[in-house]
Predicted 3D model of a 97-nucleotide RNA (SAM riboswitch aptamer (S box leader)) from a bovine gut metagenome. Its mean pLDDT, the model's own confidence on a scale to 100, is 76. The model forms 97% of the base pairs in the Rfam consensus. Rfam family: SAM riboswitch aptamer (S box leader). Gene Ontology term of the family: regulation of gene expression.
RNA sequence: CCUUAUCAAGAGUGGCGGAGGGGACCGGCCCUGUGAAGCCCGGCAACCUGAUUUGUUUUCAAGGUGCCAAAUCCGGCGGAUUAUCCGAAAGAUGAGG
Numbered sequence: 001c002c003u004u005a006u007c008a009a010g011a012g013u014g015g016c017g018g019a020g021g022g023g024a025c026c027g028g029c030c031c032u033g034u035g036a037a038g039c040c041c042g043g044c045a046a047c048c049u050g051a052u053u054u055g056u057u058u059u060c061a062a063g064g065u066g067c068c069a070a071a072u073c074c075g076g077c078g079g080a081u082u083a084u085c086c087g088a089a090a091g092a093u094g095a096g097g
Stems, first nucleotide, its partner, number of pairs: 001097007012041001014040003020031003025076004042068003046065003049061003072090001077087004
């Protein structure tokens, strides 16, 4: 980079740290000294993997990545019945190449 699946669920009253953060850009709106990012521990179970089960499937493990405020925080493109909803695009994660 290409293809494909999922994206409204789930996840700490911890320690260190010390001012930022919420994926890119913009606008908004939020979180944060009642401690942000990051690291450690802990946890969740999306995909792959392993075991179990097995007609479809179910259950377990937590090994590899991933994830653990708010729907991918909302909008930015299009449509509609225009408080809003739907679809795409883009993005994130996993797997294969």